[in-house]
This record gives sequence, C1' cells and structure tokens, in this order.
RNA sequence: UCCUGAGAAAGGCAAACCCGCCGAGAGGCGGGGGCGCAAAGCCACGGAACCGACCCUCACAACGGCGUGAGGAAGGAAAGCCGAGCUGCCUGG
Repeated sequence: UCCUGAGAAAGGCAAACCCGCCGAGAGGCGGGGGCGCAAAGCCACGGAACCGACCCUCACAACGGCGUGAGGAAGGAAAGCCGAGCUGCCUGG
C1' cells in the first nucleotide's frame, strides 16, 4: 500500500418502544432501552422512498365565509434504502 472479516481482544454505535423538548409535517435533540451494525464514522452528488405549513391549479362546499379533497411545486427531511466521494480502530493475508 492492497485485499479480508473466519476466529479473537480493546472499545464504539444504537432499531422498535417509552418519557421530555422542538417542528405544520417528514423528522430532530436529550434521557431510558437494545433490534441490529466492521464503517450503523463523515458527506444530500445520483437514484428510490418520505414530508410539504405557506404558494399554484382543478373539483366540491360555503357566501361575514375563506373549508374539504386531488394534483403540482418552492422548500425540507433522511447516511440504519441503494450507489458515488472522503476518512478510520483491530484481526488475518
């Protein structure tokens, strides 16, 4: 430097669920918890899935009322969906 994760050591992370806070929501943060993970470390560049208050279009409803539904979209969220990129501990070769 490249490959590898069978067995091993030291350690690491933390799904569902519960509690608190934030958010319109997807979801996030903290505490508990532990399903799993050898990059479950970092990164929204590509694809897929998700949300979409406000905004636009259509339909229906209403007519001191401005709501409901469908579609779109600015934008958002997600790395524990799959790839790309960056970095790294230990074992073995």
Molecule: c-di-GMP-I riboswitch aptamer
Organism: Actinomycetes bacterium